[in-house]
Small-subunit ribosomal RNA from an uncultured prokaryote, 1437 nucleotides, folded computationally.
The prediction has a mean pLDDT of 80.
The RNAcentral record of the sequence draws on ENA.

């Protein structure tokens, strides 16, 4: 997200129809109205009218008349109308039933209405009181009371007979005797009539009773009850009944949930579902219940009575203080409460009540209007046609176009609906009352004429006019239709749920536009769906919550086969009932529609009633296959008690011997010369039972192991002998239950919680170590809980196969891979989310038990049950979260395992790290020390050359376009040079001088002005491109078809082997394939063609002091183009193979010969907008430019990288040899001179294998002798040279002199595996010139060492994970800090003095107990006394 609401709020609004409208305080209530009629009952005359008489015109009389206040009578006031407080109940629903009963008024039938009587209200007086209102006298009526007469099918009491039932009984009936009625009215032609009245029956209505069945939560409510159950017997009442009262009797109710608590009117029906369900109980029917709050009864037919009464009780209200009055849960309306619900309105015209004979009276029942978009329904807000697709607005790829939008404008049409002249209903028919009207009079039923509208001049007809009078709402990230821009910039804000916002937000807020729905939109609340998420239909429980710890066993469910019997269950047919309304369908009325009529269905219900008998249940009597017995036998760490038994430890004794033992990663603490540990004897104590020993065996589970007696359970198998369904499960209950734990006595070797000590550590209240109490051990009683597990409840039956083991029968060569019952592994089917289970099921049915329904809080708190006690067992909520969990997957990790590999260790060489100095960074300081690059992967890095320039940085002066292009416009003619001034300069002021063309209009050119366009090393590398690091030259990473998984994925790419290598080979549900590895490119080693200048010179001439200098040559070197060569190819061994091993051979090179380029998918939002490019932001007399001088070179420190050294493998001299690869005309420069020397001045070659820069370690010799030195050069003085406008900040170079540190470098840390490593010099870029010791290149000299893979690091297949932003993870707990926040303690201060119980006091009142006296009568149990006997005991002698 649907649908629903008696809703409510927000924004908006044009009619109308039809329903609705205090859900909250059964809270208070001001006024007004809501029940009264009847003069045809009655006395009678306040008030009003008519006629009459009077009249002094002011009134006065008259109850005789209409008519009628108060009073008597009668009827009604128990209906209608309101409300849900209360009530878990025969209150309601349904169904029955009174054989236990009422019923005014109404219909029906039968009779009957006679004759007296005695009051009292009004009234009249005349009192009391503020008044409500009382109370006194006198006098009066009735349909009012009240006596007689009469009288029954009435009632009561006796009695006959007869039918019938359901238990008590009923219904007809016979005969006696008692007992009990009434009222009069109206009109009358005087016959009567109409309208009562009585008495019986009998019927409709209406109401009581009484029962079956249904109708909420809680068991953390398990026991309730004394009139309570039941009986007699009376008394009550319309009636049954303990409904009440005696008196017996001890019952009655409950786990199929009493008692209690809380909560609620029910029902028909709403709403929401396919259904079953689930919520619900407004409006309208029906039932109850109740009227301020609680009692109570009285009239009545009927009440315990909304608008009566009594009485208490809050409350409000008058008072004169002494008393009274009141009861809107009726309609109106008022105040309160509240998100929140209406007019103090009209009318009796209909409709229906009440009175009445009827006119009629009354009617807040109702008919109706009014207010409310509160809901349903209708109906409009126009419509054809109209493109240069106007204007505006928005958008973009922007001299345009897209959309807004045919929308408008603008032409012709219509007129529902609003305005307006006109008209104008139906709802009404009846009563009345007129005339009729049977048979002569009356009436009745019937017919006739008239008369009667709140709504309402309403609804409807119609005329007129003219697009005229009428559209908002929510929303556009996804679910869920609907996209862009501006703005903001994790801010403001949004949100149903995922979640969005941190500078390019379709999510926020405007806008343009879109899209729903529409007189409404939206939102909030609530209820059903979805949600199979309590599961009846229709769920689960091995790991997600969830099998009880196992057993016996009550109750209860469930129960083998063949037959009886009955008809409860159960199934059909029929009755009867299931109120109208509602729902459904048809149909018909308002114009339609909602609404409303009618008809039909339905109402799945409940009752009787006939059937029917399969199936369940019931009787019955059987049967054996389920369960048992029974007999033979067989097993086993099954259970209880006894009894031996050796090994081992300790522990005393003795005895040999001597300095250590013991214990750990390594120690210490113990322990020992008082003689340990070790080694022999010997004896004592406990507790446990090596080896058999096992996926073994036994038990119900816990759990059972030396061996053996004794008592004792249990299963198994074999007979099929006996019983005959005796079965299964099992809530409550019983019983058993490891350890640890608790009580008593014991024991006490070893071990070892607590504890001590000693290490460890940052600490170590742990883990290591020495010691050590309880306890482990027996008996007895306790508790009663464990990952008490197979995390898998018991039983029964039914589903392929393979193997192995344990007990048994059985068979055993005429045999035979059999059978039962156990305990294992494997794998189908089929199941399950998968892992997995698979005849021992987590497969397929069936029965019973038991648990589960989001995580936390919490097995927790509180009650309550056991318990010595620890603690078990039963077991919430309040609040919180948006997850929490399970199985598997890929990855990334691991102080997890195994295997491989790398200058990764390891073996070596030489180094940084100490010093000095160079050179970059960070800090710091500066006006500025411009930016940027930050583990590896920044830091002699961009920068392969910062004095000015560069340059971006600061100061200060300057311009507003410095450069380039272009367009347009007016203006000059030049631009430039030349020379004055001003300034640091950049600019600036001035003075000379001055184009070309030309058809004379003007063009070209050029300067400068003006607009438009620039311009930015400003920001964002986290908006990109490009480029680049790094993991890594690591062996990786992937696709396609298939295959397997339900998926995420796997397989391929694993496995064996091998290789540097995912290189190959074998095996394979994989079979190809791409990127990458290799190889193809380039230098390097060897040759062989070709070629021969500037290289080159063997042989040959020629010349020099000498030199390929010269002719000549191509052999040779080199030079540079093209081939050859190397492939595990060859041989031996090893293997299936791939490949490997051999100092093999040959070869310049052997196993990738040796180096260079090349760098897979991807990974760090690595790095860079300061190379470049570029998207957005920013700045635009400045964040642009020009320019002078400063900075980037500062300097207490810290680090990187580096030069140089600390010396004799060296230093210094002299002396002398060998390179290769580069440069070179503003350049390299040979050679001569001059200077000690950078260097200067001459000169000559070279535009280059042709000339030149231009070697150094090495070699030969010489001197130093271990020293801060002839080491080492910093640094500083001093004097030069060079480049350059410029050398101070801030250059390199030379020459003299100055000689710091520093004597080989802690922890730690870097390169490197051979022409490398040290070590030597050389060249080149940039470049005026150089801060270079830097990168780049080139050659010279030239090593050592790898045993090996245990460890460091760091890559490649397996495992555990609660990690995936991937251990720099992820979490846990104490403490602080700040919210929220208890109980407890405690001072002070203010308020109140309940309840209960005892006590004392005053009055009164019962006597059951009791205390006291006393009569009579009775007993010896007890206790008390005397007294006797007898036992003990104590003192004293």
């Nucleotide at each position: 997200a649907c649908g629903a609401u008696g809703a409510a709020c927000g924004c908006u609004a044009a009619c109308g129809g039809c329903a609705g409208g205090c859900u909250u305080a059964a809270c208070a209530c001001a006024u007004g109205c809501a029940a009264g009629u009847c003069g045809a009952g009655g006395g009678g005359u306040a008030a009003c009218g008519a006629u009459g008489g009077u009249u002094u015109c002011g009134g006065c009389c008259a109850g005789g008349c209409g008519a009628c206040g108060a009073c008597c009578g009668g009827c009604g006031c128990a209906c209608g109308g309101g409300u849900g407080a209360g009530u878990a109940a025969c209150g309601c629903g349904u169904a029955u039933g009174c054989a236990a009963c009422c019923u005014a008024c109404c219909u029906u039938u039968a009779a009957c209405u006679g004759a007296g009587g005695c009051a009292u209200a009004g009234c009249u007086u005349g009192g009391a009181g503020a008044g409500a209102u009382c109370g006194g006298a006198a006098u009066u009526a009735a349909u009012a009371c009240c006596u007689c007469a009469u009288a029954a099918u009435a009632u009561u009491u006796u009695u006959u007979a007869a039918u019938c039932a359901c238990a008590u009984g009923a219904u007809u009936u016979u005969a006696a005797a008692a007992u009990u009625a009434a009222a009069g009215u109206u009109c009358u032609u005087u016959g009567g009539u109409u309208c009562g009245g009585u008495u019986a029956a009998a019927g409709a209505u209406g109401g009581g009773c009484a029962u079956g069945c249904g109708u909420g939560a809680c068991a953390u409510u398990a026991g309730a009850u004394a009139g309570u159950u039941g009986g007699u017997a009376a008394g009550g009442u319309a009636a049954c009944g303990g409904c009440u009262u005696a008196c017996c009797a001890a019952g009655u109710c409950a786990a199929c949930g009493a008692u209690g608590u809380c909560u609620a009117g029910g029902g028909g029906g709403u709403c929401u579902u396919a259904a079953a369900g689930g919520a619900u109980g407004a409006u309208c029917c029906c039932c109850c219940a109740c009227a301020c709050u609680g009692g109570u009864a009285c009239u009545g037919a009927g009440a315990c009575a909304c608008g009566g009464a009594c009485c208490a009780g809050a409350c409000u209200c008058c008072u004169a203080c002494g008393g009274g009055a009141g009861g809107c849960a009726g309609c109106a309306g008022u105040g309160a409460g509240g998100a929140a619900u209406a007019u103090u309105g009209g009318g009796c015209a209909a409709u229906g009540g009440a009175c009445g004979c009827a006119a009629g009276u009354c009617u807040g029942a109702c008919c109706c209007a009014g207010c409310c978009a509160u809901c349903c329904c209708g109906c409009g807000u126009g419509a054809a046609g109209g493109a240069u697709g106007a204007c505006g607005g928005c958008u973009c790829u922007a001299c345009g176009a897209g959309u807004u939008g045919u929308a408008a404008a603008c032409u012709g049409c219509u007129u529902u609906u609003a305005u307006u002249a006109a008209g104008g209903a139906a709802u009404a028919a009846a009563c009345c009352c007129u005339c009729c009207g049977a048979c002569u009079g009356u009436u009745u039923a019937g017919a006739u004429a008239c008369c009667u509208g709140a709504c309402g001049g309403u609804a409807c007809u119609g005329u007129a006019c003219g697009a005229a009078u009428a559209a908002g709402c929510a929303u556009c990230g996804g679910c869920u239709a609907a996209c862009u821009c501006c703005g903001u910039g994790c801010c403001a804000g949004c949100a149903g749920c995922c979640g969005c916002g941190g500078u390019a937000a379709u999510a926020c807020g405007g806008a343009g536009g879109a899209u729903g729905c529409a007189a409404g939109c939206g939102u909030u609340a609530u209820c059903c769906g979805g949600a199979u998420u309590u599961a009846u239909u229709a769920g689960g429980u091995u790991u997600a919550a969830a099998g009880g710890g196992u057993g016996u066993g009550u109750a209860g469910g469930c129960g083998g086969a063949a037959u009886u019997u009955u008809a409860a269950g159960u199934c059909a047919g029929u009755g009867g009932u299931g109120a109208a309304a509602u729902c459904u369908c048809u149909c018909a009325g308002c114009u339609u529609a909602a609404c409303u009529g009618a008809g039909a269905a339905a109402c799945u219900g409940c009752c009787a009633u006939u059937g029917a008998u399969a199936c369940u249940g019931u009787u019955a009597g059987u049967c054996u296959u389920g369960a048992g017995u029974a007999u033979a036998g067989u097993u086993g760490a099954g259970g209880u008690g006894g009894g031996c038994g050796g090994a081992a430890u300790g522990u005393g004794u003795c005895a040999u011997g001597u300095a250590g033992c013991g214990g750990u990663g390594a120690a210490a603490u113990g322990c020992a010369u008082a003689g340990a540990u070790a080694u022999g004897a010997c004896a004592c104590a406990g507790a446990a039972c090596a080896c058999c020993g096992a996926u073994u065996g036994c038990g119900u589970a816990g759990g059972c192991a030396g061996c053996u007696c004794a008592c004792u359970a249990a299963a198994c198998u074999a007979u099929c002998a006996c019983u005959g369904a005796c079965g299964c499960u099992g809530a409550g209950g019983c019983a058993c239950g490891a350890a640890a734990g608790c009580g008593u006595g014991g024991g006490g070797a070893g071990c070892g919680a607590a504890c001590a000590g000693g290490a460890u550590u940052a600490g170590a209240u742990a883990c290591c170590c020495u010691g050590g109490u309880a306890g482990u051990c027996c008996a007895c009683g306790c508790c009663g809980u464990a990952a008490a597990c197979g995390a898998u409840g018991a039983u029964u039956a039914c589903u392929c196969g393979u193997u192995g083991u344990g007990u048994g029968c059985g068979a055993u060569a005429u045999a035979a891979u059999g059978u039962a019952c156990g305990c294992g592994a494997c794998u189908g089917a089929g199941c399950g989310a998968a892992a997995g289970c698979a005849u021992u099921a987590a497969g397929u049915a069936a029965u019973c038990c038991a648990c589960c329904u989001g995580g936390g809080g919490a097995g927790u708190a509180c009650g309550u049950u056991g318990g010595c006690a620890a603690c078990a067992a039963u077991g919430a909520a309040a609040c919180u979260c948006a997850a929490a969990g399970g199985a598997a997957u890929u990855g990334a990790c691991g102080g997890g395992g195994g295997c491989c590999c790398g200058c990764a260790c390891a073996a070596g060489c030489g180094g940084a790290g100490g010093a000095a100095c160079a050179u970059g960074u960070g800090g710091u300081u500066u006006a500025a020390u411009u930016c940027g690059a930050u583990g590896a992967u920044a830091c002699g890095c961009g920068a392969g050359g910062a004095a000015c320039c560069u340059u971006a940085c600061c100061u200060g002066g300057g311009c507003u376009u410095a450069a380039a292009u272009g367009u347009a416009g007016a203006a000059c003619g030049a631009c430039g040079u030349a020379c004055c001034g001003g300034g640091a300069a950049a600019c600036u002021g001035g003075u000379a001088u001055u184009c070309c063309c030309u058809u004379c209009g003007g063009g070209g050119c050029g300067c400068a002005c003006u607009a438009c366009a620039a311009g930015g090393u400003g920001c964002u590398g986290c908006a990109u491109g490009g480029u680049u690091g790094u993991c890594g030259u690591c062996a990786g990473c992937u696709c396609g078809u298939g295959c397997c998984g339900u998926g995420a994925g796997g397989u391929g790419u694993c496995g064996g082997g091998u290789u540097a290598a995912g290189u190959c080979c074998c095996a394979u549900a994989a079979c190809g394939a791409g990127c990458g590895c290799a190889a193809c490119c380039c230098c390097u080693a060897u040759c062989a063609c070709u070629a021969g200048u500037u290289g080159c010179c063997a042989g040959c001439g020629a010349g020099u002091a000498a030199u390929g200098u010269c002719g000549g040559g191509g052999a040779c070197u080199c030079u540079a183009g093209u081939g050859a060569g190397a492939c595990u190819g060859c041989c031996g061994g090893u293997g299936u193979a791939a490949a490997c091993c051999g100092u093999g051979a040959g070869g310049a090179a052997g196993g990738u010969g040796g180096g260079g380029a090349u760098g897979a998918c991807g990974u760090c939002a690595a790095a860079u907008c300061a190379g470049c490019a570029c998207g957005g932001c920013c700045c635009u007399u400045a964040u642009g430019u020009c320019c002078a001088g400063g900075g980037c070179u500062a300097c207490a420190c810290a680090c990187g990288u580096g030069u140089u050294a600390c010396a004799a493998u060296g230093g210094u001299c002299g002396a002398u040899a060998c390179a290769a690869a580069g440069g070179g005309c503003a350049g390299c420069u040979a050679c001569c001179u001059g200077g000690u020397g950078a260097c200067a001045g001459g000169a000559u070659g070279c535009u280059a294998a042709u000339c030149u820069c231009a070697a150094a370690a090495g070699u030969c010799g010489a001197u130093c002798u271990c020293a801060g030195u002839u080491c080492g050069g910093a640094u500083c003085g001093a004097a030069g040279u060079c480049u350059g406008c410029a050398a101070u900040u801030c250059g390199a170079c030379u020459u003299c002199g100055u000689g710091a540190a520093g004597u080989u470098g802690g922890a730690u840390u870097c390169g490197c595996u051979a022409g490398u490593a040290a070590u030597c010099g050389u060249a080149u870029a940039u470049c005026a010139g150089c801060a270079a010791u830097g990168a780049u290149a080139c050659g010279g000299u030239g090593a050592a060492u790898a045993c090996g893979u245990u460890c460091c690091c760091g890559g490649g297949g397996u495992u555990g994970u609660a990690c995936u932003c991937a251990c720099c993870g992820c979490c846990c707990g104490u403490u602080c800090a700040g919210g929220c926040g208890a109980u407890u303690c405690u001072g002070c201060g203010c308020c109140g003095c309940a309840a209960u119980a005892u006590u004392c006091g005053c009055a009164g009142a019962c006597a059951a107990u009791c205390c006291g006296g006393g009569a009579a009568g009775g007993g010896a149990a007890a206790u008390a006394u005397u007294u006797u006997u007898u036992u003990u005991u104590u003192u004293u002698u």